[in-house]
RNA sequence: CAGAGCAUAGCUAAAUUAGUAUAGCACCUCUCUUACACUGAGGAGAUAUCCGUUCGAAUCGGAUUGCCCUGA
Numbered sequence: 001c002a003g004a005g006c007a008u009a010g011c012u013a014a015a016u017u018a019g020u021a022u023a024g025c026a027c028c029u030c031u032c033u034u035a036c037a038c039u040g041a042g043g044a045g046a047u048a049u050c051c052g053u054u055c056g057a058a059u060c061g062g063a064u065u066g067c068c069c070u071g072a
Base pairs, nucleotide, nucleotide: 001071002070003069005067006066007065010025011024012023013022019055027043028042029041030040048064049063050062051061052060
């Protein structure tokens, strides 16, 4: 320099080919216990960034950034 892939919650992963962004662990509150842990109930928390298409975008198109792979 060229080509291909990936980017979703603190971490690991879903989301049926556009139609309410879910789950497990972790965190917070309550319950339980002499206390801790476990159990049970509840809660907060995310689509890498920007632009476009569309009634509607995590999903489609373009650009940028980062990571990884291949070739030279």